The prediction has a mean pLDDT of 82.
Predicted 3D model of a 1488-nucleotide RNA (small-subunit ribosomal RNA) from an uncultured bacterium.
Rfam family: Bacterial small subunit ribosomal RNA. Rfam links the family to the GO terms ribosome and structural constituent of ribosome.
[in-house]
RNA sequence: GAGUUUGAUCAUGGCUCAGGAUGAACGCUAGCUACAGGCCUAACACAUGCCAGUCGCGGGGCAGCAUGGGCGUAGCAAUACGCCUGAUGGCGACCGGCGCACGGGUGCGUAACGCGUAUCCAACCUGGCCCUUACUCGGGUAUAGCCCUGCGAAAGUAGGAUUAAUCCCCGAUGUUGUCAAGCGAUAGCCUUUUCACUUGACCAAAGAGUUAUUCGGUAAGGGAUGGGGAUGCGUUCCAUUAGCUAGUUGGCGGGGCAACGGCCCACCAAGGCUACGAUGGAUAGGGGUUCUGAGAGGAAGGUCCCCCACACUGGAACUGAGACACGGUCCAGACUCCUACGGGAGGCAGCAGUGAGGAAUAUUGGUCAAUGGCCGCAAGGCUGAACCAGCCAAGUAGCGUGAAGGAUGACGGCCCUCCGGGUUGUAAACUUCUUUUGUCGGAGAUUAAUGUGGCCCACGCGUUGGGUCAUUGCAGUAAUCCGUCGAAUAAGCAUCGGCUAACUCCGUGCCAGCAGCCGCGGUAAUACGGAGGAUGCGAGCGUUAUCCGGAUUUAUUGGGUUUAAAGGGAGCGUAGAUGGGACGUUAAGCCAGUUGUGAAAAGCGCGGGCCCAACCCGCGUCGUGCAAUUGGAACUGGUGUUCUUGAGUAGGUUCGGGGCAGGUGGAAUUCGUGGUGUAGCGGUGAAAUGCUUAGAUAUCACGAAGAACUCCGACAGCGCAGGCAGCCUGCCAGGCCCUUACUGACAUUGAAGCUCGAAGGUGCGGGUAUCAAACAGGAUUAGAUACCCUGGUAGUCCGCACGGUAAACGAUGGAUGCCCGCUGUCGGCGGUAUACGGUCGGCGGCCAAGCGAAAGCGUUAAGCAUCCCACCUGGGGAGUACGCCGGCAACGGUGAAACUCAAAGGAAUUGACGGGGGCCCGCACAAGCGGAGGAACAUGUGGUUUAAUUCGAUGAUACGCGAGGAACCUUACCCGGGCUUGAAUUGCAGAGGAACGUCGUAGAGAUGCGUCGGCCCUUCGGGGUCUCUGUGAAGGUGCUGCAUGGUUGUCGUCAGCUCGUGCCGUGAGGUGUCGGCUCAAGUGCCAUAACGAGCGCAACCCCUGCCGUCAGUUGCCAUCGGGUGAUGCCGGGCACUCUGUCGGGACUGCCGUCGUAAGGCGUGAGGAAGGUGGGGAUGACGUCAAAUCAGCACGGCCCUUACGUCCGGGGCUACACACGUGUUACAAUGGGGGGCACAGCGGGACGCUACCCGGCGACGGGGCGCGGAUCCAUCAAAUCCCCUCCCAGUUCGGACUGGAGUCUGCAACCCGACUCCACGAAGCUGGAUUCGCUAGUAAUCGCGCAUCAGCCAUGGCGCGGUGAAUACGUUCCCGGGCCUUGUACACACCGCCCGUCAAGCCAUGAAAGCCGGGGGUGCCUGAAGUGCGUUCCCUCAAGGGUCGCCCUAGGGUAAAACCGGUGAUUGGGGCUAAGUCGUAACAAGGUA
Repeated sequence: GAGUUUGAUCAUGGCUCAGGAUGAACGCUAGCUACAGGCCUAACACAUGCCAGUCGCGGGGCAGCAUGGGCGUAGCAAUACGCCUGAUGGCGACCGGCGCACGGGUGCGUAACGCGUAUCCAACCUGGCCCUUACUCGGGUAUAGCCCUGCGAAAGUAGGAUUAAUCCCCGAUGUUGUCAAGCGAUAGCCUUUUCACUUGACCAAAGAGUUAUUCGGUAAGGGAUGGGGAUGCGUUCCAUUAGCUAGUUGGCGGGGCAACGGCCCACCAAGGCUACGAUGGAUAGGGGUUCUGAGAGGAAGGUCCCCCACACUGGAACUGAGACACGGUCCAGACUCCUACGGGAGGCAGCAGUGAGGAAUAUUGGUCAAUGGCCGCAAGGCUGAACCAGCCAAGUAGCGUGAAGGAUGACGGCCCUCCGGGUUGUAAACUUCUUUUGUCGGAGAUUAAUGUGGCCCACGCGUUGGGUCAUUGCAGUAAUCCGUCGAAUAAGCAUCGGCUAACUCCGUGCCAGCAGCCGCGGUAAUACGGAGGAUGCGAGCGUUAUCCGGAUUUAUUGGGUUUAAAGGGAGCGUAGAUGGGACGUUAAGCCAGUUGUGAAAAGCGCGGGCCCAACCCGCGUCGUGCAAUUGGAACUGGUGUUCUUGAGUAGGUUCGGGGCAGGUGGAAUUCGUGGUGUAGCGGUGAAAUGCUUAGAUAUCACGAAGAACUCCGACAGCGCAGGCAGCCUGCCAGGCCCUUACUGACAUUGAAGCUCGAAGGUGCGGGUAUCAAACAGGAUUAGAUACCCUGGUAGUCCGCACGGUAAACGAUGGAUGCCCGCUGUCGGCGGUAUACGGUCGGCGGCCAAGCGAAAGCGUUAAGCAUCCCACCUGGGGAGUACGCCGGCAACGGUGAAACUCAAAGGAAUUGACGGGGGCCCGCACAAGCGGAGGAACAUGUGGUUUAAUUCGAUGAUACGCGAGGAACCUUACCCGGGCUUGAAUUGCAGAGGAACGUCGUAGAGAUGCGUCGGCCCUUCGGGGUCUCUGUGAAGGUGCUGCAUGGUUGUCGUCAGCUCGUGCCGUGAGGUGUCGGCUCAAGUGCCAUAACGAGCGCAACCCCUGCCGUCAGUUGCCAUCGGGUGAUGCCGGGCACUCUGUCGGGACUGCCGUCGUAAGGCGUGAGGAAGGUGGGGAUGACGUCAAAUCAGCACGGCCCUUACGUCCGGGGCUACACACGUGUUACAAUGGGGGGCACAGCGGGACGCUACCCGGCGACGGGGCGCGGAUCCAUCAAAUCCCCUCCCAGUUCGGACUGGAGUCUGCAACCCGACUCCACGAAGCUGGAUUCGCUAGUAAUCGCGCAUCAGCCAUGGCGCGGUGAAUACGUUCCCGGGCCUUGUACACACCGCCCGUCAAGCCAUGAAAGCCGGGGGUGCCUGAAGUGCGUUCCCUCAAGGGUCGCCCUAGGGUAAAACCGGUGAUUGGGGCUAAGUCGUAACAAGGUA
């Protein structure tokens, strides 16, 4: 820096990623070189070899080897063999010296003077090395070896005899040294030190040899080096470890030590350590450095260097200059091995190597050539130190796998494609070139000279310097060079949804799988798997693990705490931290200079060496530190003197529900007694339980009890907080103000600690009127362990004691200072006094700046600063468990982890929602009229049935819907029979002359067979058309409306939805569009940080209502004429009606009134019409993944002798049932019969049909007119008049059924309509509930049309006739709009969400117990060994042995504490698409 909480936003906050690193591991892959690296685990066990020897110039010697000499045998001799000889070179073993304490390994232990750093040792040692001084005389005794004799399996060991030394001992000398005493001087702060002198005591020595100027030896001093000790400072986590300590702390005197010291001992004292973290527990070697980081930090301590510790485990000492000793000794223990069972041997955390463990770490290699070590005079020997090599991509760096050219941009691709092409891709092929690497052959050593030996030279004559010759190599190896061959031998890994560079296709279908986080996958996956392509890095690339970073996410640099996690409930106060003015002084902090140190390596800079680089070398710097010293004195600290403003004291005025104790008052409540009085009271949403005729409630009087104090009373007062209220008294405490007398910094804060601390609770004793957990009853309810009601006990009250928590809140710790104002109020003071630009102290409100994520805070800060305390570090688990502390208990305080999630949470925004609020509208309710729901039938749907009952539509917004016409067809469904380029369309090629039709025949038909008839044009090349064959396309009402287009429904004809610019806000977003008035309307006006605009509204369009103009047939007929039985019938006319065109008219224009205006109102005028005149068309942004793949179109998928297509038949019309929509009714406002009147919209040629005839009729037979303002259907019906019926299952109602017919049609069986006759069902106005309608509307009456052969039409769409009732009003139901409010909702309340129970999984607590571990304590025992003692033994001596004592490792035993594991069972917790029960929370969440 990014991703991730949200619809979006800001902030908080966690999780995750990109970077770097590694002693790594794993997966895939792998050409070379250089440098560096390689058991992180079992300090587990180890076979085998090697890792420390050397000196013969210390010694005695001679086993083996060699040489010499002698002798013997064979032999003349040479020679061979044997024996003797330590004479020589040498040398096994032995004595002796030096070394073995170095080098090498490991990190168990250790939280420590262990390490780091600095200082000190006058409190110390130091072999070898260097320098200096002095010396090196005389003697003695052993002992190993060798030899002899034993024991033993072995390891080994005993005895005897003999012998040497640079072995050991004695004596002498005594420079010096040490000790003691004395005297003098010296240094130091002190204990004390040093020097000189005198006296006394004590202590030395080794020789070898090439005879050299050699190598040694002894005593002592000094140096160097190495070591020992002491101290300051620094050095992990846990306080759920708070007290620890008996040699413990100190002293005196001893012992011991190289030296100081309780290091050890005796005695004395009672100390010592600890909140600045003792003690205990856990973990751990420390440092230089390494990684990371801007730094500060954080993490690490492998390789290299320094220090420490350890060497199978534990203990111990010996030797030695040095060890308590890795490859030494003794003892104990465990383990392994050998054994003759008696007893022995061993220690790879040296180098290799083995087993085991593990994700994991190499060769039983070469050489001492170099570097270094030990021994030696030296040559030299030894050296798994070291140097080399081997193995391993395990790291860093370098090089290569070719270079240049080469386009019809070849082929190929299980690649993509819009089928044109694109991409792979200059990539390949091909041409030219190069040869690192590779191959083969050859050449080739800096490392090595400062060594040793010889020779020469020089001088200062030495362990000197120089020169020269010879000699020494892991290795004739590597680098390197020359040549041969030839692009030849050499590229992979990961990724491609975002973060994060890189995209398409196929497969799969919440499967398989991916995943670091967010998250992908449920049929179009850039996220899975494959492919092609691309991107990144490259001999590597990814993954995993770990560390730092990002993370300012522990914040010193550099965070926070009103609401996100976080202020302790409050006060007092200890330690601590911090602290006013002035002047001196000091120099601890601080500043500066200088000095020492801060090892080397590393890092950084410069330079240099390997071809470069990594790497290495040189120089510089760094090492931020510590110490010393000199100087400074501003600040902090110390100290001294002083000051008054902080603080306190005093005096005075005053204020208050401040506290404690005692007393006292009235009202109310309940109870008791008595009176009056009578039937109810009480209670609720409504009731009931309860009380009451034994007299309640109500009311009056009197009495009793307890508790609380109405009004005043207030965003008023007091108190530290909790809290405090009738009145009076007493006691106690406090604040403010005024005066400025006194003290003179006495202050602030405050871990621990102490005290106070609401309500509820607990103990004891009282009291008990009211109220009231628990409990009981009554209701409510699906249930109701609740809400409501009636009762009612603890408690509520008092005293004493405990408890110690609250949303103990201002969710805001305390103190001090500073920083604009306005205003209200309380208590003082000043004052010229109700005034006030006054002043001090409180309690409030609103704001500037500033702050804040915002909300907000704002002199009472959440502003600006300082000081102190407390607290926070993702959510859950959990304020839980365990432990401890407190408590009578309840419980409180302190307070985790495993596991789990990617969020949890804050503020604000826009919506949506609310059984929130306000305003408004709508046939939404109300007021009315008529229906539905009951009946029969029609129709649609569900269901059921069926071979099929094709499909779709399903709350509103499906259900007389798609369908505006299912007998066949339609038709998509079922059964059966056929066809396969196919029923239809079309390209190409070939063939043919037909195509097609008649008749016959088979068949259910499709179709098959036979028969007969049968082309056009032409420029003669051919063309058209049709059929057949082949081929390419076909075809599909198959799936997906959740891949789509288009269209449609609904909210809703609701008044809304947005934009530009500006302004406000960190931002989402707001403003505009809010507010007031008004409107049908976001309609308009006013106001206004907004000003304008767009889509909607309205208007423009159509119909209708009035008038006018023009036109006048098929319409009309006023006037004129003609005519008829009658009629605009005819001439004529266009006045009227009407038809059509174009206009006018209506705008709150006028009047009155109200209003700022917009506008409202009026039995207003005028007008055909009045405030949108009525109706229609017109449907904003969007919502419902709404409907439709079956109207059409279309992506993808699927079928292809079938899911295509043709035909016959059946089905879509089924029928126990349920629902929707309708029709007809139930009758008298009616039915029937007769008579009479008045429409409009539309339709008509395969048609409508006048009229005539037949039939009761449907209709049939004829037939004028009309493609229509002309003819026809066409008589409208209700209405009106007359007659009849007389309230009944009827003269209502017409279903159903029987019979007879008509018509359409190929055909009315399934399954048509109509007519006539007969039959005459249910039904007497319809439960809960529900629908439509506000005027030419409802209701009622008929008429027409589309579809159509006919029609199941009672449906749909239109038309006219007759023609009402009601609206007080907006409380309520439903829907909608605006504003506001709350929200834990945003898939948006059909939301969200809680707990028990049931199921699975996981971790964890408790638990009778069981098992294990480390540590401590008491007692018993107690090896080796030091020390001490020792009468006995050995010994010339020194000394040793023996025995005993002390101490200890170890062992045994006992009781207890701590830690861990496990545990039947048990407790809660977490997690897990669709389990159960309820609905606690979020809205007033329905009881806040």